A computed fold for a 113-nucleotide RNA from Thalassospira alkalitolerans, annotated as Glycine riboswitch aptamer.
The model forms 90% of the base pairs in the Rfam consensus.
Model confidence (mean pLDDT): 77 of 100.
The source organism's lineage runs through Bacteria, Pseudomonadota, Rhodospirillales, Thalassospiraceae and Thalassospira.

RNA sequence: GUGAUCCCCGUGGGAGAGUGCCACGGUCCUGUUCAAGAAGUUGAACGGAUUACGCGGACGCCGAAGGAGCAACCACCCCGGAAACUCUCAGGCAACCGGACCGCGGGGAGAUG
Numbered sequence: 001g002u003g004a005u006c007c008c009c010g011u012g013g014g015a016g017a018g019u020g021c022c023a024c025g026g027u028c029c030u031g032u033u034c035a036a037g038a039a040g041u042u043g044a045a046c047g048g049a050u051u052a053c054g055c056g057g058a059c060g061c062c063g064a065a066g067g068a069g070c071a072a073c074c075a076c077c078c079c080g081g082a083a084a085c086u087c088u089c090a091g092g093c094a095a096c097c098g099g100a101c102c103g104c105g106g107g108g109a110g111a112u113g
Base pairs, nucleotide, nucleotide: 002113005109006108007107008106009105010104011103012102013101018059021057022056024054025053026050027049028048029047031046032045033044034043035042036041060093061092062091066089067087068086069085073081074080
């Protein structure tokens, strides 16, 4: 100097599954009634709406953070490693965010030769 591979930072790409149900709260209504007021209007109760307002619940669903299981295979004296498969504890089911993994840029470590 080169350098498989690995780590960090930045950046681009990056799938799936509830446009569902219930309760409460919030918000809204040219809704009804009542009250206050001269009136605009305001307040209360009831009713309605809320498809992407919030929180919670039950059920359903998804797999690509993390976690766990099986296993081809690798290694083997011992100790081990191991999937995008399986599970769904965790996480998730508008967008945003996140996201295994992949590309690019920068930095670092680095077997062997």